[in-house]
RNA sequence: GCCAGCGUAGCUCAGUGGCAGAGCGAGGAUUUCAUAAGUCCGCGGUCAGAGGUUCGACUCCUCUCGCUGGCA
Numbered sequence: 001g002c003c004a005g006c007g008u009a010g011c012u013c014a015g016u017g018g019c020a021g022a023g024c025g026a027g028g029a030u031u032u033c034a035u036a037a038g039u040c041c042g043c044g045g046u047c048a049g050a051g052g053u054u055c056g057a058c059u060c061c062u063c064u065c066g067c068u069g070g071c072a
Base pairs, nucleotide, nucleotide: 001071002070003069004068005067006066007065010024011023012022013021018055027041028040029039030038048064049063050062051061052060
């Protein structure tokens, strides 16, 4: 330099055009003499950034940035 993949909650990841979610973690409640385990609850998001297409974009297109891999 060329090509491909990835970027979503604190972490690991789903979600491929119509409400942004799960597990774990953290917090609170319940339970116990106490602790652990269990159960319940809500909190937590600039969907990497910008532009475009669309009635509507995490999702499709373009560019930029970052990470990973392949080729040279």